[in-house]
């Protein structure tokens, strides 16, 4: 110098958004454990569970300088009867004993303990203190015992008893007394008990040991020796003071639970006594009746407390391992003894459990000391070394003891450090992996070259810890008479290290021994391939996996950390998610139903005082360690040392006085009161009234009434309903009446009277802060409900009946009991709502309603202005997630109360309180989910609304559904009946041609580079091709003959090459699979009018605006308006056909006029017409009128062939349906490869009980049949159409003209028209079916073709429910053509023309669609969502006859040890009397008594576990019954209550809007 310094978020809800809310993650930490892996060192750390049990060893002794006694082995010597014995040494040693000190420390553990504890600060004038220090005084004279030892005895042992001897620093008596204790007297100080001083009286001590010593004295005959005496050291006694250590008391702080609310009998206090070191109910006797508690007593649960530690920005939260301080405990419970200190971890006694020994009589033991062992557990170490150091005990000392301690060992358990090599090295080697096959990547990585030498290994080697301690010698100093002695200082020498085979250091060796773990979908850093196929598995949350998985498993690669890495558990953080710092309560969880008021909290203006809080300063304390700072020591760091800072606290002293508090005085504005006035469904009681209703009586009157969507039940000829008169009864009070009034809320509505509460206005007269809120408490409290007694008209749960319905325990109807009403009592809940607690103050306005006052005018009405109170609405700022609130706040502040903390479980269980009951209040947990919720947005939907379209309905015509047949489909069958298509939008569909072929299917027979493509290699030749033979059903197999093409040459022939062939290899092939991997194409909504973008604007945002609105249109068509302005894709237009005209052109088409004619436009001719087919014109609301906004546009009219897009077609926005198609084609992946490929023969796709779709033909007379006769359009034709003629009844055949076609042919169009016939009949209708005979195509008509003729003649007489098409050249009806095709199962499909209607001008309904709006719990979007019972599985919980266990308390019984008391029996050394005997005093003890642990008995309450059975709850891809809720959810829903019902639920009564829709009223906004 410094001690400062620090705050990040993300995932999950939703189609999307904002908010609320929870869950989850990233961080740090740990006495850890588990998995994989593991080189070295340092420093730490390590039984958290069973305070479970323990073998073994060690953990507390020491002193001979307190005392008496005192061995042995062995050695030496003597004697010896060789058995032994004596003496000396060992040795005054060992061991034991008496005595002293220690053993109360050190060490362990955290069971108990919520205060007897701990922490902080105090008190002790209420206390103690061994050893140590200081000072003062003293240490005199006596005495009695007793261990050891000897001896006798008992006992298995442990151990014990008796007799005898003896010592002391053991014990006892006496003396003395500076202090000291007690008593008395006096004084000082302080003052609640006190304290200090002086005087007097009484009580009360002691121990010696060791060393040294000159003179003198004593013992002894003397000497030796001993003693007195002197002296040193250690000790002893009585006191003083101290240090350190304790005891006790107080204040404050110290977990959860109120589902523990009351607790207490020594309890609270007093007096006295006892007891203690000491105060005290600590104990006892007596007296009094107190004491504690919502600021949480008592109970229950949990827990040693603190310094600290972890986390955190902090505040805080969590925690109490190691180290330090305190406490508690020592097998469990009780108890005292000894002592300065204990109720004593390794002492004692008793009881209990357990273990061990035993001779069964009795005994022994206590690892929560260090190691170690078993057990339980996820889990926690060596039965190590040493007292060298530090510390402790004893000792004068040497020294002894010390599992305290110092060290080492084990464990990656943690922290820290180091290493596993460094540099160079590209043909980017090999291998692996991927690949679009080019390559990429692993990767300078390796190899290889050159180095280094940490660590490891081997060797050498020695420091610090010992500046200490001890012994001996020397020198000095002190005590002292002393050159003894002792103490001390210095010095010399010697001795003293467990760790230690240490560290450091040096040498040798040599890249040599040393890398793993986890992750890679998002959060979160890191990606591919293969395998698997909702399997196996993953997962912290969201979530992955159902055949292309970056999420599983493996691999390669990558990321992260590294001797570790992950996982699990726990804590804090993130979490402002309990919010003191720092949250909320209209709708998200959350305002008590409302008031009165207690405690408490908070409180107006002025002045004075005090100094409680508050602030400032000083001072004491806040142990050390730790954290922090600085410096220092280990090579660094971890670790350690020193100094500082800090310890935010508490005590105490002094100061300040603004605010708070308290005391005193005053004030009037808060609050209250007086007086005056008016308003009101405010409350209670009594009385009165009219209308309606029902009933009763009577009159009139007759067949119905009533009721509903429609009925029925019901009532009525015994006279109802209707109507009139009279009477009775109960309930409710129309109009006024009003988003009017009053009340705290619930609530209050006819009129009158009585009693009564509150608010308002005016006056400014009185009091003088009297105020606000309000835990607990008390009161009031709709409806339903309960008890008792009345009452009962109407209505009306339950109930009965009738309907409806699949059912209908409902909705509707007919009845109807409780109830609804009154009186008294209970209940105490509601959507008790403004979903908004109360009070005060402040903060723009506009406009209504109610009550009162003032001003203006001379007065009044009225109008206007204005003040106060109440009550609506719109709206600014501000607030809010938004919706919204907005002076009546949800704005801005202050005060007080209540309440919330994810959803479900659960407005529940248990407990408690209340209630007659129903039930209410209070109120959890297990378990389970990753949500739940609010507001708003876009859609979709509605049995919501508005507007508007469409053959959607209606109007109309004809059909289908019934019949027969055709065809397609399902189903079934089959060897196969190949496959696909599946509401509309599959089903005469793919298929515009299944006998073979097709063909994809089946059976059988065959082929294997293949029926087809490309490439390579080899072969060798005439194999290829062609002809023929054998076999075979064919395919195929086998064989014979003949011979080609190009080039070259020695041209009879040879060579060679390509194709071809054969063999082999690559590969072909697949209608195998996936249309949910795809392209392309297509269907559908829908020819509907929509779908979007840019910029701007609005909104936090999703998003909105534009695109809504007013008109208009077929149309988002156009016009107007407009925070929008523009634009795009769609609509329209442009294109084609058709309708009119013109021009051009005139054959094969046409023929007006002319000519010829065989009479046929046949010929000449014509270019007019028709027609053909190319180009143009024309139609634009252009014109007029009316309407309309001077618009768009509409209606009407004129003209016109055509009129308002003329008719038709082509044309199909953004998108939807994982729509359809892998079998048209293409194509990724997968699969088959002598077969899932290819060829062939035959079969099947054609089956047939049944069902459906689409059609054809009919059922007949508007018809059938026969005869005659007229008129099209559009097409097709050479492997073709095929005329005429002839044959055949006909199908057809023969022949073959003409035609490549405006020329010829198919080709007669038919309905129609004319004539005839049939006469209503299963027929002259209808034609199925079947028989027979023929024809045609084709290799082949059996399965399985078409046609003709004859015969046969079925069902069917107009079609149930239901359903389809069509708005004009349309429907209906009639025929004609074409594609495919040998033929044809075509009645299909695509076209063509002929004849040719009816109806509607409407939008109520069904269906679909567009726009706007509304509700929503839907978003896979109503084919949605979703509720409850029942059934199944599984889980936890509650109740439960009980059963088992636990803990604590209470009462009683018994009563050990032991203290205390008594102690007349027994025993008895010290003192007293006595000569003695003996006695006394005192003591001990048996015994007795109080208390007293364990134990026993008993009754309760509590906790845990368990249980037949009962109950609900949570959860679980596809169970049953219904449909309650979300839309008006099809009966609006919900709340409370009552009742009923399989269930959701229904109904009654009252309430709410958090109800849609329409109309009306009111108010507001705008004009």
């Nucleotide at each position: 110098c410094a001690a400062c310094u620090g705050g990040a978020g993300a995932g999950u809800a939703u189609g999307a958004u904002a908010c609320u809310a929870a869950c989850u993650c990233a961080g740090a930490a740990c006495g850890a454990a588990c998995g994989c892996u593991g080189g070295c060192g340092g420093c730490g750390u390590g039984g958290a569970u069973u305070a479970g049990g323990c073998a073994u060893g060690c953990a507390a002794g020491u002193c001979g300088c307190a005392c008496g006694a005192g061995a042995a082995a062995c050695c030496c010597g003597g004697u010896u009867u060789c058995g032994a014995u004596c003496g000396g040494g060992g040795a005054g040693u060992a061991g034991a004993g008496u005595g002293g000190c220690g053993a109360a420390a050190g060490g362990g553990u955290g069971a108990g303990u919520a205060a007897u504890g701990c922490a902080u600060c105090g008190a002790u004038a209420a206390c103690c203190u061994g050893c140590c220090c200081u000072c003062g005084a003293g240490c005199c004279c006596g005495g009695c015992a007793u261990a050891a030892c000897c001896u006798g005895c008992c006992g298995a042992a442990a151990g014990g008893c008796g007799g005898g001897c003896u010592a002391a620093u053991u014990c006892c008596g006496g003396a003395u007394a500076c202090g000291u204790u007690c008593c008395c007297g006096g004084g000082g100080c302080a003052c609640a008990u006190g304290u200090c001083c002086c005087g007097g009286g009484a009580g009360g001590a002691a121990a010696g040991g060791c060393g040294g010593g000159g003179a003198c004295c004593c013992c002894c005959a003397a000497a030796a020796g001993g003693g007195g005496c002197c002296u040193g050291c250690c000790g002893c006694u009585c006191g003083u003071g101290g240090a350190g250590g304790g005891g006790u008391c107080g204040a404050u702080g110290u977990c959860g639970u109120a589902u523990c609310a009351g607790c207490u009998g020594g309890u609270u206090g007093g007096u006295g006594a006892g007891g203690u070191a000491a105060c005290g109910g600590c104990u006892c006797a007596c007296c009094a009746a107190g004491g504690c508690c919502g600021a949480g007593a008592c109970g229950c649960g949990u827990a040693c407390g603190g310094g600290g530690c972890c986390u955190g920005a902090g505040a805080g939260g969590g925690u109490g391992c190691c180290c330090c301080c305190g406490c508690a405990c020592a097998c469990u419970g009780g108890g005292a003894c000894u002592g300065a200190g204990a109720c004593a971890c390794u002492g004692c006694c008793c009881a209990g459990a357990c273990u061990c020994c035993u001779a069964c009589g009795g005994g022994a033991g206590g690892c929560u000391g260090c190691a170690g062992u078993c057990g339980a557990g996820a889990a926690u170490c060596u039965u190590u070394g040493g007292c060298a150091a530090u510390g402790g005990g004893c000792g004068c000392a040497a020294g002894c003891c010390u599992g305290a301690c110092c060290a080492a060992g084990c464990g990656a358990c943690g922290c820290c450090g180091c290493g596993u090599g460094g540099a160079g090295g590209a043909u980017g080697a090999a291998g692996g992996c991927c690949u679009u096959c080019g390559g990429g990547u692993u990767g300078u990585a390796a190899a290889c070259u050159c180095c280094u030498g940490u660590u490891g290994g081997g060797g050498g080697g020695u420091a610090u810890g010992a500046u200490g301690g001890g012994a001996a010698g020397g020198a000095g100093u002190g005590c002292g008479a002393a050159c003894a002695g002792c103490a001390u200082u210095c010095u010399u020498u010697c001795c003293u290290g467990a760790c230690c085979u240490c560290a450091a250091c040096c040498c040798c060796u040599g890249a040599g021994g040393a890398a793993g773990c986890c992750a890679c979908g998002g959060c979160u850093a890191a990606c591919u391939c293969c395998g698997u196929g909702c399997c196996a598995g993953c997962a912290g949350c969201c979530g992955c996996g159902g055949u292309a998985a970056g999420u599983c498993g493996g691999a390669g690669g990558u990321g992260g950390c590294a001797a570790g890495c992950g996982u699990u558990g726990u804590u804090c953080g993130a979490a402002a998610u309990c919010a003191c710092u720092g949250g909320g309560c209209u709708u998200a969880a959350a305002g008590g139903g409302c008031g009165c008021g207690u405690a408490g909290g908070c409180g107006g203006c002025c002045g004075g005082g005090u100094g409680u809080g508050u602030c400032c300063g000083g001072u004491g304390u806040g142990a050390a360690a730790g954290c922090c700072c600085u410096c220092g020591g280990c090579u660094c760091a971890a670790c350690c040392g020193a100094g500082g800072a800090a310890c935010u606290g508490c005590g105490u002293c002094g100061g300040a006085a603004a605010c708070u508090a308290c005391c005193c005085g005053g004030c009037u504005u808060g609050a209250g009161g007086g007086c005056a006035a008016g308003a009101g469904a405010g409350g209670g009681g009594a009385g009165u009234g009219g209308a309606a209703c029902u009933c009763c009586a009577g009159g009139u009157g007759u067949a119905g009434c009533g009721g509903u969507g429609a009925u029925a039940u019901g009532c009525g000829u015994a006279g109802a309903u209707a109507u009139c008169u009279g009477g009775a009864g109960g309930a409710a009070c129309g109009c006024c009446g009003g988003a009017g009034g009053c009340g705290a809320a619930a609530g209050c509505g006819a009129c009158u009277c009585c009693c009564u509460g509150g608010a308002u206005u005016g006056u400014c007269c009185c009091u003088g802060a009297c105020g606000c809120u309000g835990u607990g408490g008390c009161g009031c409290g709709a409806a339903a409900g309960c008890c008792a007694g009345g009452g009962g008209a109407g209505c009306g749960a339950a109930c009965g009946g009738g309907a409806u319905u699949a059912g209908a325990u409902a909705c509707c109807c007919c009845g109807g009991u409780a109830g609804u009403c009154c009186u008294g009592g209970c209940u105490g809940u509601a959507a008790a709502c403004g979903a908004u607690g109360g009070g005060c103050a402040c903060u723009a306005g506009g406009u209504g309603g109610a009550g009162g006052g003032g001003g203006u005018u001379c007065c009044g009405a009225u109008g206007c202005c204005u003040c106060c109170u109440c009550u609506g609405u719109c709206g600014g700022a501000g607030c809010a997630a938004a919706a919204g609130c907005g002076u009546u706040a949800a704005g801005u502040g202050c005060c007080c109360c209540g309440c919330c903390u994810g959803g479900g479980g659960a407005c529940u269980a248990c407990g408690g309180c209340c209630g007659c009951a129903a039930g209410g209040c209070u109120a959890a947990a297990a378990c389970u989910c990753a949500a739940g919720g609010u507001a708003a947005u876009u859609g979709a939907c509605g049995g919501g609304g508005g507007c508007u379209c469409a053959c959607a309905c209606a109007a109309g015509c004809g059909g289908u559904g019934g019949a027969g047949c055709a065809u397609g489909u399902u189903g079934u069958u089959c060897a196969a009946u190949u496959c696909g298509a599946g509401g509309c939008a599959a089903c005469g569909c793919g298929a515009a041609g299944a006998a073979c072929c097709u063909u994809a299917c089946c059976a059988g027979g065959g082929c294997u580079u293949g029926a087809c493509a490309u490439g390579c290699a080899c072969g060798g030749a005439u194999u290829a091709g062609c002809u023929c033979c054998c076999u075979g059903a064919a395919a195929g197999g086998g064989g014979a003959g003949u011979u080609a093409c190009g080039c070259c040459c020695u041209c009879u022939g040879g060579g060679u090459g390509g194709a071809a062939c054969g063999u082999g290899c690559a590969c072909a092939g697949g209608u195998g699979u996936u249309g949910c991997a795809u392209g392309g194409c297509u269907g559908u909504c829908g020819u509907c009018a929509g779908c979007u973008c840019g910029u701007g604007c609005c909104g936090u945002g999703a998003g909105g605006u534009g695109u809504u609105g007013g008109g208009u249109u077929a149309a988002g068509u156009c016009c107007c308006g407009u925070a929008a302005c523009g634009a795009g894709c769609g609509a329209a237009a442009c294109c084609c056909c058709u309708g009119u005209c013109a021009c051009u052109a005139g054959u094969u088409g046409c023929c007006a006029g002319c000519a010829c004619u065989u009479c046929g436009g046949g010929u000449g001719g014509g270019g007019a017409c028709u027609c053909u087919a190319g180009u143009g014109a024309g139609a634009c609301u252009g014109c007029c009128g009316c309407g309309g906004u001077a618009a768009a546009c509409g209606c009407g009219g004129a003209g016109g062939a055509a009129g308002g897009u003329g008719g038709g077609g082509a044309u199909g926005a953004c998108g939807u349906c994982a729509a359809g198609u892998c079998a048209u084609c293409a194509u990724g992946g997968c699969c088959c490869u002598u077969a899932u490929g290819c060829c062939c023969u035959g079969g099947g796709c054609g089956a047939c009980u049944a069902a459906c779709g689409u059609g054809c033909u009919a059922c007949a007379a508007u018809g059938g049949c026969c005869g005659g006769u007229a008129c099209a359009a559009a097409g097709g034709g050479a492997c073709g159409c095929g005329a005429a003629g002839c044959c055949g009844c006909a199908a057809g055949g023969c022949c073959g003209a003409g035609c490549c076609a405006a020329u010829c042919c198919c080709a007669c169009a038919a309905a129609g028209c004319c004539g005839g016939u049939c006469c209503c009949a299963g027929u002259u209708c209808g034609g199925a079916u079947u028989g027979a005979g023929g024809g045609c195509u084709g290799c082949a008509a059996u399965u399985c073709g078409c046609c003709c003729u004859c015969a046969u003649g079925a069902a069917g007489c107009u079609g149930g429910a239901a359903u389809c098409g069509c708005u004009a050249g349309u429907a209906a009806u009639c025929g004609c053509g074409g594609a495919u095709c040998a033929g044809c199962c075509a009645u299909g499909c695509c076209g063509c023309g002929g004849u040719g209607a009816a109806u509607g001008u409407g939008u109520u309904c069904c269906u679909g669609a567009g726009c706007c709006u509304u509700g929503u719990a839907c978003a896979c979007a109503c084919c949605g969502c979703c509720c409850g019972u029942c059934a199944a599985g599984c889980c936890a919980c509650c109740c439960g006859a009980g059963u088992g266990g636990g803990a604590g308390g209470c009462g009683c019984c018994c009563g050990a040890a032991g203290u205390c008391g008594c102690g007349a029996g027994u025993c008895u050394g010290a003192c007293c009397c006595g000569a003695a005997a003996g006695g006394g005093a005192g003591g001990a003890u048996a015994g007795c008594g109080c208390c007293g642990a364990a134990g026993g008995c008993g009754a309760a309450a509590c906790c845990c576990a368990u249980a037949a059975g009962g109950g609900g709850g949570a959860c679980u891809a596809a169970g049953u019954c219904g449909u309650a809720a979300c839309a008006a959810g099809g009966u609006a829903g919900c709340c409370g209550u009552a009742u009923c019902g399989g269930a959701a639920g229904g109904u009654g009564c009252g309430g709410c809007u958090g109800g849609a829709u329409c109309a009306c009223c009111u108010c507001c906004u705008u004009u």